[in-house]
RNA sequence: GCCGGCGUAGCUCAGUCGGUAGAGCAACGGUUUCGUAAACCGUAGGUCGCCAGUUCGAUUCUGGCCGCCGGCUCCA
Repeated sequence: GCCGGCGUAGCUCAGUCGGUAGAGCAACGGUUUCGUAAACCGUAGGUCGCCAGUUCGAUUCUGGCCGCCGGCUCCA
């Protein structure tokens, strides 16, 4: 340099005819218990990597860039 995959909540990950973004765990509060854990109920938490384009409307489509992972090639 080229090719492919990935980037969504603190962590691990879902999210198809484009239409106001979800789960589990973790955190916080409560119920329960002599107390703790477990269990149950509830609350909060998101520029959907960044910048543009298309569109009435983009996490989703298009282009560029950044980062991570894997593969390939060239030079020395």

This is a predicted structure of a 76-nucleotide RNA (transfer RNA) from a Terriglobia bacterium. It was read from a public genome assembly. Its Rfam family is "tRNA". NCBI's taxonomy places the organism under Bacteria, Pseudomonadati, Acidobacteriota, Terriglobia. The coordinates come from a structure-prediction model, not an experiment, and the mean pLDDT is 81.